[in-house]
This is a predicted structure of a 72-nucleotide RNA (transfer RNA) from Rotaria sordida.
The sequence is in RNAcentral, with records from Rfam.
Model confidence (mean pLDDT): 84 of 100.
Lineage of the source: Eukaryota > Opisthokonta > Bilateria > Philodinidae > Rotaria.
RNA sequence: ACGUCUGUGGUGUAGUGGUGAACACAUUUGUCUCAUAAGCAAAAGACCCAGGUUCGAUUCCUGGUCGACGUU
Numbered sequence: 001a002c003g004u005c006u007g008u009g010g011u012g013u014a015g016u017g018g019u020g021a022a023c024a025c026a027u028u029u030g031u032c033u034c035a036u037a038a039g040c041a042a043a044a045g046a047c048c049c050a051g052g053u054u055c056g057a058u059u060c061c062u063g064g065u066c067g068a069c070g071u072u
Base pairs, nucleotide, nucleotide: 001071002070003069004068005067007065010025011024012023013022018055027043028042029041030040031039048064049063050062051061052060
């Protein structure tokens, strides 16, 4: 330099155009306990950026960019 794949809460993953973005762990609060942990209840927290297509985009297209792998 080129090619392929990839980017979703703090972390790891679901979500193939349709009206609530889900799960686990973690965090916070409450409850329980003499206390801590576990358990139980609740809360906060996310679609990499820009543009396009569409009635509607996390999803499709284009460009940029992060990361991984490969070739030179």